[in-house]
RNA sequence: AAAAUUCUUCGGGGUCGGGUGAAAUCCCCUACUGGCGGUAUAGUCCGCGACCUGCGGCACAGGGCUUUGGCCCGGCGCUGCGGCUGAUUCGGUGAAACUCCGGAACCAACAGUAAAGUCUGGAUGAGAGAAGAAGAUA
Numbered sequence: 001a002a003a004a005u006u007c008u009u010c011g012g013g014g015u016c017g018g019g020u021g022a023a024a025u026c027c028c029c030u031a032c033u034g035g036c037g038g039u040a041u042a043g044u045c046c047g048c049g050a051c052c053u054g055c056g057g058c059a060c061a062g063g064g065c066u067u068u069g070g071c072c073c074g075g076c077g078c079u080g081c082g083g084c085u086g087a088u089u090c091g092g093u094g095a096a097a098c099u100c101c102g103g104a105a106c107c108a109a110c111a112g113u114a115a116a117g118u119c120u121g122g123a124u125g126a127g128a129g130a131a132g133a134a135g136a137u138a
Base pairs, nucleotide, nucleotide: 005134006133007132008131009130010129017029018028019027031118032117033108034107035048036047037046038045043106044105052083053082054081055080056079057078058077060075062073063072064071065070088104089103090102091101092100110121111120112119
């Protein structure tokens, strides 16, 4: 000086105000928000995560059929590999920016409910990852 490995903690924000209506934080006007890694500082580039989903492995408990050899069914948990997965341009500066500055745009899972990026719910969940400790001793 350092690795495998183990453990701990952390790890997502946002409808002010107004209109219509019996009813809308859901419609209309307006307002507001921006996970993680990379890279010249990024919601819109490259990659990842969350939701949903296919196949396989392991474990647990259960049901049905049976010629008692087995066969079939769906459930819960853990795990591996996949699928799906939204949105940007113009000008300026610069060696370098779809990232900075200026202008104008655009996007945001599922379930519920008057049609939801912002409310309620799965979720006191999961998680990309971040930090720290042990390893660790000359």

Source information
A computed fold for a 138-nucleotide RNA, annotated as FMN riboswitch aptamer (RFN element). Its mean pLDDT, the model's own confidence on a scale to 100, is 83. Its Rfam family is "FMN riboswitch aptamer (RFN element)". Gene Ontology term of the family: FMN binding.